[in-house]
Molecule: c-di-GMP-I riboswitch aptamer
Organism: Gammaproteobacteria bacterium
């Protein structure tokens, strides 16, 4: 470089549940603390495909209701891309 990933050694991350706030219409994000499912890319990145949402728009039989992503999920799958440790 490339490959592989051990009931091994460091070192990471962190579903969820509580705690404390912050943003967002909402789905969801972000941060503290305490514990944890798990994962060898659970670094990142919405390009395919999937899935959440519906503020705003646009129908409509109007206290609703339906479609709609310029919001989101990367711990759904797949591609792009960057990287620690070991080498049993």
């Nucleotide at each position: 470089c490339a490959c592989a990933g051990a009931u091994a050694a460091a070192g990471g991350c962190a579903a969820c549940c509580g705690u404390a706030c912050a943003c967002g219409a909402a789905a969801g994000u972000g941060u503290u603390c305490g514990g944890a499912c798990g994962c060898a890319a659970a670094g990142u990145u919405a390009c395919c495909g999937g899935c959440c949402u519906a503020a705003g728009g646009a129908g409509u039989u109007u206290a609703g209701c339906u479609c709609u992503a310029a919001g989101g999920c990367a711990g759904c799958g797949g591609g792009a891309u960057u990287a620690c440790c070991u080498g049993a």